[in-house]
Molecule: c-di-GMP-I riboswitch aptamer
Organism: Alicyclobacillaceae bacterium
RNA sequence: AGUCGAUAAGGGCAAACCUGCCGAAAGGCAGGGACGCAAAGUUCCAGGCCUACGGCAAGCGGACAAGCCGUCUCAUCCCGGGUUGCGGGUGGGACUGCACCCGCUGGCUAGGGCGGCUGAACCGCCGAA
Numbered sequence: 001a002g003u004c005g006a007u008a009a010g011g012g013c014a015a016a017c018c019u020g021c022c023g024a025a026a027g028g029c030a031g032g033g034a035c036g037c038a039a040a041g042u043u044c045c046a047g048g049c050c051u052a053c054g055g056c057a058a059g060c061g062g063a064c065a066a067g068c069c070g071u072c073u074c075a076u077c078c079c080g081g082g083u084u085g086c087g088g089g090u091g092g093g094a095c096u097g098c099a100c101c102c103g104c105u106g107g108c109u110a111g112g113g114c115g116g117c118u119g120a121a122c123c124g125c126c127g128a129a
Stems, first nucleotide, its partner, number of pairs: 004127002012037002017032006035116001041122003045119003048114003054109003058105005067098002070095009
């Protein structure tokens, strides 16, 4: 010096929970408090995990709408006329659809978070086997 980590020495950190503050939340900060930790020191580089303010699409509902478009059917009028019929207008009925916007519900999504999830990087006290 490196590896390693002991019923060593000196010590260090601080889970859950409680209080206050920040945050949409996950979570963070401070105080108290100790489950534990040989890196439970620092860093989101990789993986993993957590959250969803916001965003995306979907479903349902609202307004638009006593509205508009399309199709079918009935009645009536007009055109044509040798015959069949085609086309148009008006009125009634039935069925499907209708952007943008708003609300609700769950889904997806990190650019937010977790270093006491793992790896990795850097720094570090002591020295028994």